[in-house]
A computed fold for a 74-nucleotide RNA from an archaeon, annotated as transfer RNA. RNAcentral records the identical sequence in 2 taxa. Its mean pLDDT, the model's own confidence on a scale to 100, is 82.
RNA sequence: GGGAGCGUAGUCUAGCCUGGUUAGGACUCAGCGUUCGGGACGCUGCAGCGGGGGUUCAAAUCCUCCCGCUCCCA
Numbered sequence: 001g002g003g004a005g006c007g008u009a010g011u012c013u014a015g016c017c018u019g020g021u022u023a024g025g026a027c028u029c030a031g032c033g034u035u036c037g038g039g040a041c042g043c044u045g046c047a048g049c050g051g052g053g054g055u056u057c058a059a060a061u062c063c064u065c066c067c068g069c070u071c072c073c074a
Base pairs, nucleotide, nucleotide: 001073002072003071004070005069006068007067010027011026012025013024020057029045030044031043032042033041050066051065052064053063054062
């Protein structure tokens, strides 16, 4: 230099192809219940679509540019 894939909460992950309910789940964390206390268990809560722009009534999803990571070729 050429090509491909990936980026969603503190961590991991589904959803993206085929746009449409309040973005779902697990772990962690906080509170409460339970317990003499803890653990385990139950309930509740906090927290997320890498960034900009575009298309659309509506974008995590489609288009585009940028950033970052990984792989292949040279």